Record summary:
The RNA shown here (small-subunit ribosomal RNA) has 1444 nucleotides and comes from an uncultured bacterium. The sequence is in RNAcentral, with records from ENA and SILVA. Its mean pLDDT, the model's own confidence on a scale to 100, is 86.
[in-house]
RNA sequence: GACUAACGCUGGCGGCGUGCCUAACACAUGCAAGUCGAACGAGAAAGCCCCCUUCGGGGGGUAAGUAAAGUGGCAGACGGGUGAGUAAUACGUAGGUAAUGUGCCUCCGUGCUGGGGAUAACUACCCGAAAGGGUAGCUAAUACCGAAUAUCUCCUUCCUGUCGCAUGGCAGGACGGGGAAAGGAGCAAUCUGUGCGGAGAGCAGCCUGCGGCCUAUUAGCUUGUUGGUGAGGUAAUGGCCCACCAAGGCGACGAUGGGUAGCCGGCCUGAGAGGGUGAACGGCCACACUGGGACUGAGACACGGCCCAGACUCCUACGGGAGGCAGCAGUGAGGAAUUUUGCGCAAUGGGCGAAAGCCUGACGCAGCGACGCCGCGUGAGCGAUGAAGGCCUUCGGGUCGUAAAGCUCUGUCAGGGGGAAAGAUUAUGACGGUACCCCCAGAGGAAGCCUCGGCUAACUACGUGCCAGCAGCCGCGGUAAGACGUAGGGGGCAAGCGUUGUCCGGAAUUACUGGGCGUAAAGCGCUUGUAGGCGGGAGCGUAAGUCGAAGAAUAAAUCUACCGGCUUAACUGGUAGGCUGUCUUCGAUACUGCGUUUCUUGAGGACAAGAGAGGGAAGUGGAAUUCCCGGUGUAGCGGUGAAAUGCGUAGAGAUCGGGAGGAACACCAGUGGCGAAGGCGACUUCCUGGCUUGAUCCUGACGCUGAGGAGCGAAAGCGUGGGGAGCGAACGGGAUUAGAUACCCCGGUAGUCCACGCCGUAAACGAUGGGCACUAGGUGUAGGAGGUAUCGACCCCUUCUGUGCCGCAGUUAACACAAUAAGUGCCCCGCCUGGGGAGUACGGCCGCAAGGUUGAAACUCAAAGGAAUUGACGGGGGCCCGCACAAGCGGUGGAGCAUGUGGUUCAAUUCGAUGCUACGCGAAGAACCUUACCUGGGCUUGACUUCCCCGGAACCUCAUGGAAACAUGGGGGUGCCUUCGGGAGCCGGGAGACAGGUGCUGCAUGGCUGUCGUCAGCUCGUGUCGUGAGAUGUUGGGUUAAGUCCCGCAACGAGCGCAACCCUUGUCCUUAGUUGCCAGCGGGUUAUGCCGGGAACUCUAAGGAGACUGCCGGUAUCAAGCCGGAGGAAGGCGGGGAUGACGUCAAGUCAGCAUGGCCCUUACGCCCAGGGCGACACACGUGCUACAAUGGCCGGUACAACGGGCAGCGAAGCAGCGAUGCCAAGCGAAUCCCUUAAAGCCGGUCUCAGUUCGGAUUGGAGGCUGCAACUCGCCUCCAUGAAGUCGGAAUCGCUAGUAACAGCAGAUCAGCCAUGCUGCUGUGAAUACGUUCCCGGGCCUUGUACACACCGCCCGUCACGUCACCUGAGUCUAGUGCACCCGAAGUCGCUGACCGAACCCGCAAGGGACGGAGGCGCCGAAGGUGUGCUCGGUAAGGGGGACG
Repeated sequence: GACUAACGCUGGCGGCGUGCCUAACACAUGCAAGUCGAACGAGAAAGCCCCCUUCGGGGGGUAAGUAAAGUGGCAGACGGGUGAGUAAUACGUAGGUAAUGUGCCUCCGUGCUGGGGAUAACUACCCGAAAGGGUAGCUAAUACCGAAUAUCUCCUUCCUGUCGCAUGGCAGGACGGGGAAAGGAGCAAUCUGUGCGGAGAGCAGCCUGCGGCCUAUUAGCUUGUUGGUGAGGUAAUGGCCCACCAAGGCGACGAUGGGUAGCCGGCCUGAGAGGGUGAACGGCCACACUGGGACUGAGACACGGCCCAGACUCCUACGGGAGGCAGCAGUGAGGAAUUUUGCGCAAUGGGCGAAAGCCUGACGCAGCGACGCCGCGUGAGCGAUGAAGGCCUUCGGGUCGUAAAGCUCUGUCAGGGGGAAAGAUUAUGACGGUACCCCCAGAGGAAGCCUCGGCUAACUACGUGCCAGCAGCCGCGGUAAGACGUAGGGGGCAAGCGUUGUCCGGAAUUACUGGGCGUAAAGCGCUUGUAGGCGGGAGCGUAAGUCGAAGAAUAAAUCUACCGGCUUAACUGGUAGGCUGUCUUCGAUACUGCGUUUCUUGAGGACAAGAGAGGGAAGUGGAAUUCCCGGUGUAGCGGUGAAAUGCGUAGAGAUCGGGAGGAACACCAGUGGCGAAGGCGACUUCCUGGCUUGAUCCUGACGCUGAGGAGCGAAAGCGUGGGGAGCGAACGGGAUUAGAUACCCCGGUAGUCCACGCCGUAAACGAUGGGCACUAGGUGUAGGAGGUAUCGACCCCUUCUGUGCCGCAGUUAACACAAUAAGUGCCCCGCCUGGGGAGUACGGCCGCAAGGUUGAAACUCAAAGGAAUUGACGGGGGCCCGCACAAGCGGUGGAGCAUGUGGUUCAAUUCGAUGCUACGCGAAGAACCUUACCUGGGCUUGACUUCCCCGGAACCUCAUGGAAACAUGGGGGUGCCUUCGGGAGCCGGGAGACAGGUGCUGCAUGGCUGUCGUCAGCUCGUGUCGUGAGAUGUUGGGUUAAGUCCCGCAACGAGCGCAACCCUUGUCCUUAGUUGCCAGCGGGUUAUGCCGGGAACUCUAAGGAGACUGCCGGUAUCAAGCCGGAGGAAGGCGGGGAUGACGUCAAGUCAGCAUGGCCCUUACGCCCAGGGCGACACACGUGCUACAAUGGCCGGUACAACGGGCAGCGAAGCAGCGAUGCCAAGCGAAUCCCUUAAAGCCGGUCUCAGUUCGGAUUGGAGGCUGCAACUCGCCUCCAUGAAGUCGGAAUCGCUAGUAACAGCAGAUCAGCCAUGCUGCUGUGAAUACGUUCCCGGGCCUUGUACACACCGCCCGUCACGUCACCUGAGUCUAGUGCACCCGAAGUCGCUGACCGAACCCGCAAGGGACGGAGGCGCCGAAGGUGUGCUCGGUAAGGGGGACG
């Protein structure tokens, strides 16, 4: 796009079409084929009229020569239906008929004389339920039968002319023989009918060429089969039929079989080629319940005829009968589904008739169905407060929307009224009071369906929450769904709209037009060769292909163009074209074909050389392994990652000598050679195939390919017989391992070897079929020839053949190929058409078997696949980093305690953080508070923001109840501004907007943070390359801590990172000099920068200097840089900090804050008291203190830095053992205080002990903070004195002022559970060979089936469920072959003693001729029996497969 459609929702009108696709299933009822009295005989009744009547009725006329029936004629072979069968007896197209027929019709010619005998109807009787039938009798014809005539026709034989295409045709003639008829109507003219013959038209039969389905998992078929002769049969040819003879005929150009199917004009689609289809309309065919058969006839093997058989239905008196809607309606059934038991013969057409006319479910109309096509309408104009309302909203508004309302109009359709056709030349109109016209009223009666994620045109809200659902494909839905449902809005189409189904298109996705096969599916393993296909140069002929012209036919309709008719259109008429194909005739001859002649370049041969693991056979050789014998000799050998099994004191292994046997041939050896491929490797001989080169001669296209066929064909395997050294499936043993039916080791059988015979496969690969020709080069190598030069082929040059590499054009999806093509062409073969199922099943063929070959389907998936790209990954590679390992030092893991977490418990133990990157984390301070949790008591515009109303200053204070919150009540107090209305602030009360929420979602978010990682990376612009993803730059060579720098380079630049700039620390300088400092001077003290003073030093804190590979040497590409050195406080980034690229982890945080959405609203909000966050069988992380002598304790004594301090730090003094208290100076601090630093050093003591170690735990007594230390604080003193004697597997930190050890300060803070955290200083090491390994990371490269990216992907078994399939003991249905039996109807043949009017003989009887019944025979449907084959159904069990 199109439907004979159906289904869902909806439905106003009209026109034209169309309507059982299924059960060729079964049918009630009615109708669908009759007609002719002008062929013929016979001939009613009702009714009406008249007469008669015994009132029962009778008669006559009319109805009427009518109805019904019969004889006869014509028509029932047309028209109408259906598509079962049929793959060719069909159809289409073009021909033939010299092989034919033809009623009715037309034309022409010529006839119709004269006789005969019957019969139906009818009558009578009889049989039967019926359907029907019998006997006797009467009668007519255009019914039937002889005879006559013969224009003529037919038959036999013969002759002549002419023609053709073989048989032969046509025309004419001769002899002989055969053959006709019907009448009717009319007064008549005449009309009509009829016989014979010829011609025509139309129709029909038969024959032929060509054309149009699937299947080879159907390969052979055929006996009347193929042909001949003769006879028969037919209208006619013919094996159509029969007898005889011959043995043929068909088939890979697909016979035979199976499946499916009516064919065509056309119809649908498509640019076309093509594909699909065969409704309606038209042509042909076939069929008429199923099967068979003939009769009649011009025509039938006959839809509404006959006979028989069968199935079914109906009637029956049970004896018998009747029937055939695939005609029109209609019914049932089937089905998703398909109409009225209508009107009319008015038109068109048909049958009969002389005609009138009759018949006609053909046909014309109407009815039903939106089934299709076409047309029309459901209103038009104006109308903004953009109404109400709906929906959305950022709350401003937007949108439905000029839409509505309203105003002004119109009148199609429908409705009412009136008129009224054409269709019909005379009459006749079903349609139909219809089309059409006029009038009337009135916007009134007339819009839905689908859709809105992309494809694809149209978006929001709510509901839902992987539910419900959607879905054509991709895919939506798991709490913010444009995808589900609804709504609003939008889009599309419109009396329809969607869905489903089917066909074509898109699909170049079967490729003729117009595809492919190295890796995506696809080159047969290789060769030879049959058929076939294709084929070199020249001439002549021919004209089959090809081309041109003319002609014929290609029915109509359809299609196209133009012009007409219905108001338009659909529809329909006319004219023209077209119908791509076929045939005939004539012509052309380039190409192809065919015939013939010729040529040499393709191909082949002869001659001369040459290389070679080419093949086959026979023989020969040496090295090595193993075994055997002997000698020497002694304890091991062997084997592995390490071992063990194994061998060995009965003498192995080692070594020497001798022997046996089998297999394979080191070096040479080479991307060397040969072969068609498989493949071929010691040497010699024999036999043998192919190849190459050279120069001439010969043949003369002899060629290429190759469906089938045939041969060859690695390894393994099989058969028979040999052989067997080594190796070695299976197998045994030893190891390894969780296991180890493996990898490793010790053994070892088939086999490997030979002969003969099978098998016939492979990653049989160059994953690349063969042949020929053409298309830049360069460089190896093997074989040959030539040239040049030479002593010499040593080099060099040219050329042919083979075999490699690189590379241009070109090709390719890319990779790549590139004269050995995957380039450009030609020829031939093979093969492919999504993945799985499956190279499976079934069948066939082959095989001894194993198996091979050919080779599906159901079902299932939305992919499977190729090449390349970027990543990620690898028990891949290369390079390089990092306390990553190693080397060291100290720890953790064991103990006790602290702290955090899990778990458990609990009314609650609030919440979060969860590998590294949670766990002394949020928390730099949980007794109340904090606090979010629990219990209980209270409040409800609320503790807090803004607004309104009323009252009151605010505020202070008292009482009662109570745990408090809170509730109730009393007293005091009267302010500020003012335009005098009031206002501001605050308090109380009230109403409502609202507050409030640490309620949920960190997977809706912002911000901030962790981590990779202070790693050296991450990108961009332009250019270039690539079809593209993308690449290049950023890779490479060096170098660096660094993508740091240098060099190179189709890249050139740039950005974010690195580095530097910043802070701090290390040296110096300048400036400044108090609160800090004190060298020199002065004063003073027991002593002290205490004082005067000083500005040097330290220090403070501001500014500068300094370091840059700058200098020297070496090294390097003489680049970057690296190594060493000098100088220097510091040297190659001096140490430390701050600083964290693009990004990753849906990492963390809604409980810090902010925030969308959701949720709560006398509570999930707010207040209060108490409790809990502190629980405790356990488990883990992080720490502290220890286990002691490098130590503990006691005494003495030395030296810091960073910091902090007014609700504070708090000196001195005094009290107390002490915590601390009392009093109190100083200090908002370089001034005063915290503040005695400790380890250290000196001296003493302890002496290896669970201790003078260790300090947990517990008892007692105190102190401090605080409203309050019970749950649950810290400190002090006395007493107590636990575990613990250096810590399993495992694991952490650290590379220098670092680790370790030691103390000090601070934040938070009333106090403190701080052993934490952040800083500070003191003392102060050891070690690094090195980068193999573990972990993490960077760059390059490689493989990849990974891309939520190896924590990936993914395979098989097993279990369960579902589905389809294969097989299956059987069993059932259907189809079909063969053989036989039975044998209806019927044709044909024979017979026919019985029957028979016509003709003949005969006076007659009778006979003859002829016909028939009956009988017999051939054939013969259905049926039966037996035996095969094929498709299918079903089935216990078996099998593999798919999906979950």